[in-house]
This record gives sequence, C1' cells and structure tokens, in this order.
RNA sequence: CCGCACACCACGGGGAGCCAGCGGUGCCCUGUACCCGCAAUCCGCUUUAGCGGGGUGGAUGUUUGCCUUGAGGCGCUUUGUUGACUGACAGUUGACGAGGAUCCGGUGAAGGUGUGGCGUCUUGCCUGGCGUUUGGAUGAUGAACCAUGUCAGGGCGGGAACGCAGCAGCAUUAAGUCAACCCCGGCGGGUAGUGUAAGGCUGUCACACUGGAGGACUCCUCCCAAUUGCUUGGUGGCCAAGGUGGUCGAGGGGCAGACGUGCGG
Repeated sequence: CCGCACACCACGGGGAGCCAGCGGUGCCCUGUACCCGCAAUCCGCUUUAGCGGGGUGGAUGUUUGCCUUGAGGCGCUUUGUUGACUGACAGUUGACGAGGAUCCGGUGAAGGUGUGGCGUCUUGCCUGGCGUUUGGAUGAUGAACCAUGUCAGGGCGGGAACGCAGCAGCAUUAAGUCAACCCCGGCGGGUAGUGUAAGGCUGUCACACUGGAGGACUCCUCCCAAUUGCUUGGUGGCCAAGGUGGUCGAGGGGCAGACGUGCGG
C1' cells in the first nucleotide's frame, strides 16, 4: 500500500398532538435520504428509551460538535370579518297583583237567591228539501198443458136436429220482467227554517229580595313574562392580515475534532 472479516457508525429530519416519559403508525412542514412485519377504542420501549427480521455503504469519504442563515409550526398581541351567549336600554304585546288619575256607588258596591228575557247546547214535533227505495199507482210485455173467455180443425154421443169434452189460434189476466221518475208511500241525515215544544249551561240583560262598601270591557306607573333591535357593554369561538428572539426548528453555508481490531499478500 492492497484484500477479507469483526466491532462501531450511517442509510433523513422537524412541528403540533397523545404520553409519567421516549419513539413509532396517523396529521402537518421540509425534502428525496434501504426493504418487510406490528400499531390510535393504539404498537414497542424505559432516561442507554421503538421492537423483530433482512440488505447496502464507510477514509478526497462518513460522522460528531460549534457558529451563522433560515422554510415552517406553535404561543402572545393588534386590527378586521362572521356568528354564539349574557347584561343594560328602547319599542311592541300579554297575565295576576300594587299604587295613582278618572268614573259609578247609602237615591245602596261586590257577592248571594229567585223570576223573566236574550244567547247557546241536547232531544222531539211541523213544514220544505236532498239521498235511497222492499211498496203502491201508470205503461209495455207476459201461460203448449197443471188460469179464464171464445173455441176453427178433429174427436165422442145421436136416425137426425143438435149436444158434450176440448187441442191449436186469438183475447184478457196471474206470478214475473222491463220502462218512465210525474204522483202516493217507506227509510235516512253533519239537510234547511225570523217555525214550535221540553230539558240543560249559567254566558249576558232586566226586575225583586238579601247584603252593607266597594267596584271598573277606562287611562298611567310599578312588578312578571314573551318578542324585536347593524342602541350599547362584557365573555369566549372560527377565519384572514400584521407585529413579536416568545418557543421549537428542517435545509443551506463556514470552522474544528474523531475514525478501532484481527488475518492474509
């Protein structure tokens, strides 16, 4: 000096969050710096702080420390926007109560009782109307035989005259069928009425009795509640912009330090 092997080192880093703490998976920022398995109701470790398995590289290189620059994140603060909660204020509305004004009241308040009227509810009746209709009435149709009338032909009785029963046909009609919806009737109602009757409600009015001093379909104020409001104050939330060595900090630049052992040639 060269080769091989081992040890050692490197094969990204950071932020927030989670965690007793350290890492990882996940999110975010840088950036390109091996692979596989595990892992957020988590996975693995314990201040030496991912675990397990495999691979590559190492002296003009790699790694460590310091200085400088500095992406980005987090915190604090200012402003703006948005919207949430709450207080005050103002408007409107509503209920009990309180006070004031006004009015009524011993020519008798509130309350109570009775009578009558109105209103309202229920149930009937009357009249009208609507719906429906097993009914009646009207019209049409309608019986091979077991409906009626008339009964051709034919049949029977008779010497004959005539008589008898009677099919078809025709007519009428029964049960039934159809039509019309005018009428009579039946049934029904979330039907109508300056109609009528009875019974309830006390809603209201009047009168009478009782009662013995309050009362108010009125207005204002207070109290309570609801609702509205670019009226105002406070609290904290989301987002945006600015400031901040407050904090952490990738990457870049500079300087310095360290770099083992064994075997073979």
Bacterial large signal recognition particle RNA from Vampirovibrio sp., 265 nucleotides, folded computationally.
Rfam family: Bacterial large signal recognition particle RNA. Rfam's curators write: The signal recognition particle (SRP) is a universally conserved ribonucleoprotein involved in the co-translational targeting of proteins to membranes. Rfam classes the family as a non-coding RNA gene.
NCBI's taxonomy places the organism under Bacteria, Candidatus Melainabacteria, Vampirovibrionales, Vampirovibrionaceae, Vampirovibrio.